[in-house]
This record gives sequence, structure tokens and C1' cells, in this order.
RNA sequence: AUCAAGAGGGGUGGAGGGACUGGCCCAUUGAAGCCCCGGCAACCACCUCGGACCUUGGUCUGAGGGGAGGUGCCAACUCCAGCAAAUUGCGAGGGAAUCGCAGUUUGGAAGAU
Repeated sequence: AUCAAGAGGGGUGGAGGGACUGGCCCAUUGAAGCCCCGGCAACCACCUCGGACCUUGGUCUGAGGGGAGGUGCCAACUCCAGCAAAUUGCGAGGGAAUCGCAGUUUGGAAGAU
């Protein structure tokens, strides 16, 4: 900095998996893990054009490119929420304050790359 897009088959294995907690899902019509093949994307690297800087061939940087290299990824928006604010509805309350539940929006946290 980005996280609303994208992309799965086979073999092996034999009960878990979706980070954590709660929910909700996936899984014996076969989970995780491992192997093979395939795919997605474009972070790094690479190529082209430009800019800045300095020690003149390097450093940084912007835009674009392809997919032969290195990573990553290939159920569900990061599956949803977690903390805070605003707001809507319902309820508790005689009423106001306040509180609870449900929803929406924004920001954050955590996580992933």
C1' cells in the first nucleotide's frame, strides 16, 4: 500500500477445516497434510518510456507491458462480527437520561499478501 475481482482437477490420506474467540458454514457424495498436473493474479524480478538525485552508471521514483523465473493465491466480501462513533427500528423504563437486541454506514483493531 492492497484486501467486492480472479482462478481446481487427479493421486495419496482418513477426520478434520475455514488464523484466534463467538456465530455461521464446508467436510465420509472424503477434511487437513503430502505429491503431480493445471489455472489466477501481477508483490519481487524482468522489459519499454519518463522524472529526480548523485560519485556517469548507478540509486530512488511514476506510467505501461508480457507471463519464460521467485513468492502468493485458486468455497462463502479477509465468510460475518469482535473496538469505537454516527444513525434507524424494536424493547425495558411513567418520562427524560440510560440500557438491551437487531440493522446500516464510517473509522479502527487483528489477519493475509
A computed fold for a 113-nucleotide RNA from a soil metagenome, annotated as SAM riboswitch aptamer (S box leader). Its mean pLDDT, the model's own confidence on a scale to 100, is 80.